[in-house]
Context: one part of a larger RNA
RNA sequence: CUGGGCGUAAAGCGCACGUAGGCGGUUUCGUAAGUCGAAUGUGAAAGCCCUGGGCUUAACCUGGGAACUGCAUUCGAUACUGCGUAACUAGAGUAUAACAGAGGAAUGUGGAAUUCCGGGUGUAGCGGUGAAAUGCGUAGAUAUCCGGAGGAACACCAGUGGCGAAGGGGACAUUCUGGCUUAAUACUGACGCUGAGGUGCGAAAGCGUGGUGAGCAAACUGGAUUAGAUACCCUGGUAGUCCACGCCGUAAACGAUGUCCAAUAGGUCAUCGGGAUCCUUGAGGUCUUGGUGACGAAGCUAACGCGAUAAGUAGACCGCCUGGGGAGUACGGCCGCAAGGUUAAAACUC
Repeated sequence: CUGGGCGUAAAGCGCACGUAGGCGGUUUCGUAAGUCGAAUGUGAAAGCCCUGGGCUUAACCUGGGAACUGCAUUCGAUACUGCGUAACUAGAGUAUAACAGAGGAAUGUGGAAUUCCGGGUGUAGCGGUGAAAUGCGUAGAUAUCCGGAGGAACACCAGUGGCGAAGGGGACAUUCUGGCUUAAUACUGACGCUGAGGUGCGAAAGCGUGGUGAGCAAACUGGAUUAGAUACCCUGGUAGUCCACGCCGUAAACGAUGUCCAAUAGGUCAUCGGGAUCCUUGAGGUCUUGGUGACGAAGCUAACGCGAUAAGUAGACCGCCUGGGGAGUACGGCCGCAAGGUUAAAACUC
């Protein structure tokens, strides 16, 4: 240096955009850097290897050859790679017309329910549990009717449904806005893939400032339970949950499965969004295209299982792993208001 791996054994960055780099479609001509050939020079001697000679052999000494796989120069070759050139349209993209959607942001509106407040009716209980008690209630509760306030969440529809790169997103309306898909043409003409660093996004909890605060509820209080009960159960209850702006940057951030591309049974069934077509116009059939699922051939796998949405067969690029513990810790660096995050050892031990 090569050789092995990463669904569950150690191992895919939480996700994207993108710099350098790596890799890159078809054809023409040129060039000849990589690549290939030849020649020349050089590649000290000794040693190694082959073959002779000399010590009675051998070790040893000695002649010749080969080798020195390299480097430089010159002359050639041009398939592939590179570079330049001229073109192409199958990759990629743009335009036009449709299309589905909880995709994102802002503003406004709505009804059900809980709680609280005011009033009416009404009387002794309510509430809660395994059973109770704390708690609430004759200062009139619970229940019930009317009115009002306020905050948060949006029942049914609802679906192995749909959307988004991921995190995620579910009442309704309006405005602004991103992406996908389909059909047929036209256009650009390789503009592509990946992506060390970098940049952005990133649940919940937490932090800062200011608001808001109905319900729920860490902490806390009381009642039970218990040998005890700093718990499970119950009555309460503050941060928080909500809004605005700014931080934090982590999760079993999971499909525990990186991104892109190709061909392989498209074999069976389902479902969502388009398109075409057939007639028996239907809750229809057939074909096609893009998703989402269930099985399953070959193949793969330690097995489980995966199986055109691959964990199969190949390619491009990145990330990561190398016995358990010590330890995702210490020290140092960087980031953060802090909490902490990130990068990341060793001694020792089995």
Predicted 3D model of a 350-nucleotide part of an RNA (small-subunit ribosomal RNA, central domain) from an uncultured prokaryote.
Its mean pLDDT, the model's own confidence on a scale to 100, is 88.
RNAcentral holds the full RNA, with entries from ENA.